[in-house]
RNA sequence: GCUUGUACUCAGGGCGGGGCGGAAUUCCCCACCGGCGGUAUCUCGGGGUUGACUCGGGGAGCCCGCGAGCGCCGCAAUCGCAGUUGUUGAGAAUGCGGGUCAGCAGAUCCGGUGAGAUGCCGGAGCCGACGGUCAUAGUCCGGAUGAAAGAGAACAGCG
Repeated sequence: GCUUGUACUCAGGGCGGGGCGGAAUUCCCCACCGGCGGUAUCUCGGGGUUGACUCGGGGAGCCCGCGAGCGCCGCAAUCGCAGUUGUUGAGAAUGCGGGUCAGCAGAUCCGGUGAGAUGCCGGAGCCGACGGUCAUAGUCCGGAUGAAAGAGAACAGCG
């Protein structure tokens, strides 16, 4: 150093005030929050002949991707229905697996600077799985003491 192997650790934030109401952290007004990798005109530190330059760290919710979740597909056993007297068909919810597969997976513009910015500065906007709930949820409760993008460090193997 690596298209290698093994085991390990870590890996998500946020309703405060007011209004209506029998009831809302769910509606309305104001407020609050922003996972992981990449990109970099910003920034911090080191090197340098103090110059060009170079090395490392940080830097986007809405630019390019990824993740969980929903969906979809496969399998299993279960249930009822239809059909039939042989074991078939479609469906439901559950468990396990696949992992982008049909699909959802969101959301940004204007001005400034500049060679170059959807990233910097200024301003104005916008977005947020599923199930639950005395009333509609990014912020409450639940699956979840789960899973995981990925990050770290150890040992082994190979060069």